[in-house]
Context: one part of a larger RNA
RNA sequence: CUGGGCGUAAAGCGCGCGUAGGCGGUUUGUUAAGUGGGAUGUGAAAGCCCCGGGCUCAACCUGGGAAUUGCGUUCCAAACUGGCAAGCUAGAGUAUGGUAGAGGAAGGUAGAAUUCCCUGUGUAGCGGUGAAAUGCGUAGAUAUAGGGAGGAAUACCAGUGGCGAAGGCGGCCUUCUGGACCAAUACUGACGCUGAGGUGCGAAAGCGUGGGGAGCAAACAGGAUUAGAUACCCUGGUAGUCCACGCCGUAAACGAUGUCAACUAGCCGUUGGGCCCCUUGAGGGUUUAGUGGCGCAGCUAACGCGAUAAGUUGACCGCCUGGGGAGUACGGCCGCAAGGCUAAAACUC
Numbered sequence: 001c002u003g004g005g006c007g008u009a010a011a012g013c014g015c016g017c018g019u020a021g022g023c024g025g026u027u028u029g030u031u032a033a034g035u036g037g038g039a040u041g042u043g044a045a046a047g048c049c050c051c052g053g054g055c056u057c058a059a060c061c062u063g064g065g066a067a068u069u070g071c072g073u074u075c076c077a078a079a080c081u082g083g084c085a086a087g088c089u090a091g092a093g094u095a096u097g098g099u100a101g102a103g104g105a106a107g108g109u110a111g112a113a114u115u116c117c118c119u120g121u122g123u124a125g126c127g128g129u130g131a132a133a134u135g136c137g138u139a140g141a142u143a144u145a146g147g148g149a150g151g152a153a154u155a156c157c158a159g160u161g162g163c164g165a166a167g168g169c170g171g172c173c174u175u176c177u178g179g180a181c182c183a184a185u186a187c188u189g190a191c192g193c194u195g196a197g198g199u200g201c202g203a204a205a206g207c208g209u210g211g212g213g214a215g216c217a218a219a220c221a222g223g224a225u226u227a228g229a230u231a232c233c234c235u236g237g238u239a240g241u242c243c244a245c246g247c248c249g250u251a252a253a254c255g256a257u258g259u260c261a262a263c264u265a266g267c268c269g270u271u272g273g274g275c276c277c278c279u280u281g282a283g284g285g286u287u288u289a290g291u292g293g294c295g296c297a298g299c300u301a302a303c304g305c306g307a308u309a310a311g312u313u314g315a316c317c318g319c320c321u322g323g324g325g326a327g328u329a330c331g332g333c334c335g336c337a338a339g340g341c342u343a344a345a346a347c348u349c
Stems, first nucleotide, its partner, number of pairs: 004320003007303002012317001014201004021194003025088007033081002035077008049065006091191001092188004096183004103177007110154001115149007125136002162169002206247006215241002220236004258316006266294012298305002322349003331342004
């Protein structure tokens, strides 16, 4: 130097885009940097190793060889890698025509319900619990009918259904807009994959400024429970939850499974397309892109995974190296702060 791993034992960055770098389809020609071979020079001596010789042997000394796996020069080869040139179309992409969708942004709008206000009817309770009480109510509550205000969320449809890179996305309508899939042709001609740094997005909570505030509800108050009850239960209730703009940058950000590509039995569902068949139906077959359940081989410590791999391989990145100390201290960078990122050691078992 090589050699082990990362679903659950330590270990896949939360997710994209992308710089350097690494890697890269197919054909022909050329080159000869890598590569292979020959020649030559050098690679001091001693030592090591081999074959001899000398001290009676050995240690020791000594002659020759080998080795010195390297480097320089030169010649040859051209399969592979690289360079150059010219092509190709199977990778990648573009055009055309369709399809599905809670994909994103903005604006508008609808109905149900909760709460509050006004008016009518009506009278003594309501509410709540295991049981109660706090609470509300004769200043007329609860219930019920009509009217009004306001905020938030969209029952049914609804589905191991759909869309999105992830976070995530759910009434309806309009505008703007991203991506995917299918089919048949045409076109470009390797334009590709990955991606250290970098950069963008990123639930909830939290922060700043200004709005908004129906319900819910940290904190808080009261009532219960209890030995106590700083809780679980009940009655209230403020931040917050909502909107705009700006921060924060973390999660069991999970499939605890990085991205891309190829290959490897089957069976059964389901979503979006295409094609074919007939007995035209709630049909059958086939193909493609998703999304689920089983399962062969194989893999796995087992559980399990099993064409959506954790199987068999390749390319590139990230990460792990006993437990605690500690994702902490210090330093640096970022942040208004909260804190985040990077990240030890002593000591101890």
Predicted 3D model of a 349-nucleotide part of an RNA (small-subunit ribosomal RNA, central domain) from an uncultured prokaryote. Its Rfam family is "Bacterial small subunit ribosomal RNA". The full RNA is in RNAcentral, with records from ENA.